[in-house]
RNA sequence: GGCGAUGUAGCUCAGCCUGGUAGAGCACUGGUUUCAUAAGCCAGGGGUCGCGUGUUCAAAGCACGCCAUCGCCA
Numbered sequence: 001g002g003c004g005a006u007g008u009a010g011c012u013c014a015g016c017c018u019g020g021u022a023g024a025g026c027a028c029u030g031g032u033u034u035c036a037u038a039a040g041c042c043a044g045g046g047g048u049c050g051c052g053u054g055u056u057c058a059a060a061g062c063a064c065g066c067c068a069u070c071g072c073c074a
Stems, first nucleotide, its partner, number of pairs: 001073007010026004020057001028044005050066005
C1' cells in the first nucleotide's frame, strides 16, 4: 500500500440484510425479604449507535469520506 471483519449502555452482545418509539443479559441504585449477608422478587437510572457529510418526511440500518482494533495479502 491492497482486501476483509468489527465498532450500539460500565461489560458481553442483539437489532442493520428489509429505514419507522434504541433493546437483552450481567453490573449499578432504591425497595422488599433476613438477626445480618448472599440469592430471590419489585421498581429505577444509564446511549451524540466510532467520527463527519449526504440521501430521505424519517438513518443504528442506505451512499461517500475518515478514524480505531483485528486478520489476510504484498